The RNA shown here (THF (Tetrahydrofolate) riboswitch aptamer) has 101 nucleotides. It matches the Rfam family "THF (Tetrahydrofolate) riboswitch aptamer". Rfam's curators write: Tetrahydrofolate (THF) riboswitch was first reported for Ames et al. as an RNA motif in 5' untranslated (5'-UTR)regions of folate transport and biosynthesis genes in Firmicutes genomes. Rfam links the family to the GO term tetrahydrofolate metabolic process. Of the family's consensus pairs, 81% are formed in the model. Its mean pLDDT, the model's own confidence on a scale to 100, is 75.

[in-house]
Order: sequence, then C1' cells, then structure tokens
RNA sequence: CACAGAGUAGAAAUCUGCGCGUCAAGUGCCGGCUGAACGGGGAGUUGUCAGCCAGACGAAAAGGCAUCCGCCUUGCGGUACAGAUUUCGCAUCCCGCUUCG
Repeated sequence: CACAGAGUAGAAAUCUGCGCGUCAAGUGCCGGCUGAACGGGGAGUUGUCAGCCAGACGAAAAGGCAUCCGCCUUGCGGUACAGAUUUCGCAUCCCGCUUCG
C1' cells in the first nucleotide's frame, strides 16, 4: 500500500414468564416541537429512537360466581416489561484492530 475479515448500540421472528386493556388504553399511521443514541477513536444524515402537542383510522368477546362494587376462567389485542434461542446489524465517511501478500 492492497485484498479480506472481526467487533457495538440495536432490530426482527419464535417460545416462556408476568402484567395491562377488552368501560379501548396500548399498538400501528400523518404532522409539529424538543432531545438522545448510533462498532475502539472522530465526524454524522433526509435514517433510528424517546418525550410532548395535535389529527385521522380503529377492535372480540363468551362463560361462571357475587346483593352491589367487583372477582375467576377461556379467548382476543399488529398490547407493556423481563428472559431464552435464531437471524440481521456501524446509513455513510476517515482513522484504528486482525489475517494474508
């Protein structure tokens, strides 16, 4: 110097546990504002995530118990959180690391 490669945050799917909702919150979608993170170092987006505001759309209940408030079971929800497995994985740029030449 050149070739190849490894590694993060995290993402998705499945399973398990435990909750929430089923009186519709949550999830998903559009817009606005603010902020954060993004391989070991630096930079960093029109991408990602979070919070707030606003808007549109929108649902699966059934059975049992109880005087009532409610409770239980089975379901349902593109449901929260945690764990396990598998797969994917720095937007991008520069440097570094490893192998070989």